[in-house]
RNA sequence: GGCAGAGUAGGUCUCUGUGGGUAAAGUGCUGUGCAGACGGGGAGUUGUUGCACAGACGAAAGUGCGUUGCACUGCCGUACAGAAACCGCAUCCCGCUGCC
Numbered sequence: 001g002g003c004a005g006a007g008u009a010g011g012u013c014u015c016u017g018u019g020g021g022u023a024a025a026g027u028g029c030u031g032u033g034c035a036g037a038c039g040g041g042g043a044g045u046u047g048u049u050g051c052a053c054a055g056a057c058g059a060a061a062g063u064g065c066g067u068u069g070c071a072c073u074g075c076c077g078u079a080c081a082g083a084a085a086c087c088g089c090a091u092c093c094c095g096c097u098g099c100c
Base pairs, nucleotide, nucleotide: 001100002099003098004097005096010087011086012085014083015082016081017080018079019078020076021075022074029055030054031053032052033051034050035049036048040094041093042092043091061073062072063071064070065069
């Protein structure tokens, strides 16, 4: 120098546990602004995540009891935590491992 490869954050989905809502918040969608993260090091997007504001859309309740309520069974593209599986540098430079 050439060829090949490994590894992260994180994401998707399923399960379990504990909550929230069911008097509709949340989730999902769009726009604007701000911020963060993005293999071991550096850079980093029109990608990605979070937050704020605005907009559009929009829901599943039932049963029992001692009925301003509570309990149970459900429901929500619901929150958090744990586990399994799968996916996994946008891209660029350097590094690491193997072979030549």
This is a predicted structure of a 100-nucleotide RNA (THF (Tetrahydrofolate) riboswitch aptamer).
It was read from a public genome assembly, where an Rfam model found it.